[in-house]
RNA sequence: GACACCGUAGAUUAGCUGGUCAAAGCACCUGUCUUGUAAACAGGAGAUCCUGUGUUCAAAUCCCAGCGGUGCCU
Numbered sequence: 001g002a003c004a005c006c007g008u009a010g011a012u013u014a015g016c017u018g019g020u021c022a023a024a025g026c027a028c029c030u031g032u033c034u035u036g037u038a039a040a041c042a043g044g045a046g047a048u049c050c051u052g053u054g055u056u057c058a059a060a061u062c063c064c065a066g067c068g069g070u071g072c073c074u
Base pairs, nucleotide, nucleotide: 001073003071004070005069006068007067010026012024013023019057028044029043030042031041032040050066051065052064054062
């Protein structure tokens, strides 16, 4: 330098046939329970989806550019 894939809560992922509160378990916080902790149960907070731009009534999802990561080729 060329090609392919990926980037979404604290970390790990789902959602990508565009559709109206962006989902899940783990972790975190509160409560119940316990002598106390853990577990279990109930509830809660937390991501404007890597950045910018375009298309559209509507974009995490589609176009373009950039940034970062992984793999592979030279």

Notes:
The prediction has a mean pLDDT of 82. A computed fold for a 74-nucleotide RNA from Onychostoma macrolepis, annotated as transfer RNA. Its Rfam family is "tRNA". It is annotated as a transfer RNA. The source organism's lineage runs through Eukaryota, Euteleostomi, Osteoglossocephalai, Cypriniformes and Onychostoma.